[in-house]
RNA sequence: GGUGGCGUAGCUCAGUUGGCUAGAGCACAGGAUUCAUAAACCUGAGGCCGGUGGUUCGAUCCCACCCGCCACCA
Numbered sequence: 001g002g003u004g005g006c007g008u009a010g011c012u013c014a015g016u017u018g019g020c021u022a023g024a025g026c027a028c029a030g031g032a033u034u035c036a037u038a039a040a041c042c043u044g045a046g047g048c049c050g051g052u053g054g055u056u057c058g059a060u061c062c063c064a065c066c067c068g069c070c071a072c073c074a
Stems, first nucleotide, its partner, number of pairs: 001073007010026004019057001028044004050066005
């Protein structure tokens, strides 16, 4: 330098051939329980889906470019 893949919650990941208010587990906070702690139980908070632009009535999803990571080729 070229090609491909990935980027969604603090972490690990799902998601939709474009429209439901964007989800799970762990972690975190609160509650309940206990003499107390932990586990299990209940509840809650936490995101505008890497960035910019485009297409569209409508974009996390499609397209282009840029940024970052990974792999392969040279």